[in-house]
The RNA shown here (SAM riboswitch aptamer (S box leader)) has 105 nucleotides and comes from uncultured Lutimonas sp. Its mean pLDDT, the model's own confidence on a scale to 100, is 84. The RNAcentral record of the sequence draws on MGnify.
RNA sequence: UUAUAAAGAAAGGCAGAGGGAUUAGACCCGUUGAAGCCUUAGCAACCCUUUUUUCUGAGUAUUCAGCUAAAAGAAGGUGCUACAUUCUACCAUUAGGAAAGAUAA
Numbered sequence: 001u002u003a004u005a006a007a008g009a010a011a012g013g014c015a016g017a018g019g020g021a022u023u024a025g026a027c028c029c030g031u032u033g034a035a036g037c038c039u040u041a042g043c044a045a046c047c048c049u050u051u052u053u054u055c056u057g058a059g060u061a062u063u064c065a066g067c068u069a070a071a072a073g074a075a076g077g078u079g080c081u082a083c084a085u086u087c088u089a090c091c092a093u094u095a096g097g098a099a100a101g102a103u104a105a
Stems, first nucleotide, its partner, number of pairs: 001105004010040005018029003023089004041081003046077002048073005055066004085100001090097002
């Protein structure tokens, strides 16, 4: 910088009081065990893999490279697995938009 987000997917071990990004308010989760760490499992399909395909380029040509789109997939790189990014805050008041943060490339 661009894209995405009301969908989806949890058990165990260690640990021991906080957690849902930050500030304020609200609402929740938590000793029937929070954060954090580890193990295993899973979700999704951003990167990725395969097939087909559009266009462009190279080559005498079989073809090769890049690019567009569609379908299928999940080995690998990340991410994620309470609640809409938990909700509100700024603009607009019907929807929506912005900012900030998150993830990916």
Lineage of the source: Bacteria > Bacteroidota > Flavobacteriales > Flavobacteriaceae > Lutimonas.
Its Rfam family is "SAM riboswitch aptamer (S box leader)". Rfam describes the family as follows. The SAM riboswitch is found upstream of a number of genes which code for proteins involved in methionine or cysteine biosynthesis in Gram-positive bacteria. Rfam links the family to the GO term regulation of gene expression.